[in-house]
RNA sequence: CACCGAGAACGGCAAACCCGCCGAAAGACGGGGACGCAAAGCUACGAGGCUACCGCGGGCCACACGCCCGCCACGCCAGUCGGGCCGCCGAA
Numbered sequence: 001c002a003c004c005g006a007g008a009a010c011g012g013c014a015a016a017c018c019c020g021c022c023g024a025a026a027g028a029c030g031g032g033g034a035c036g037c038a039a040a041g042c043u044a045c046g047a048g049g050c051u052a053c054c055g056c057g058g059g060c061c062a063c064a065c066g067c068c069c070g071c072c073a074c075g076c077c078a079g080u081c082g083g084g085c086c087g088c089c090g091a092a
Stems, first nucleotide, its partner, number of pairs: 004090002012037002017032004022027001035079001041085003045082003048077003055071006
C1' cells in the first nucleotide's frame, strides 16, 4: 500500500412504527425510536423497483364536468444489485 474486517477502540448512521411538516402520489425533511449497517458517506451512470399531478388512448355520459381503466418520468428509491468518487480505525 492492497485485500480483509475483531463480542477492538474513538465515534458515526438509523428500518419498522409514532408525531409534525412538504408533496397529487411515490417519497423527502424535522423530532422521537432502533431493525440493522464497515461505507446504511456521496453520486440515478447501468440493471431493477415505486408513484402518475400533467399528458395521451379508451370506457361511462347526448356533450361538458366528473369518475373509472390502460400507457407514460420530466418525480422518486443509494437501506435492491452493479459501477464511479471520497473516507475513520487496525487484531487475525
Molecule: c-di-GMP-I riboswitch aptamer
Organism: Longimicrobium sp.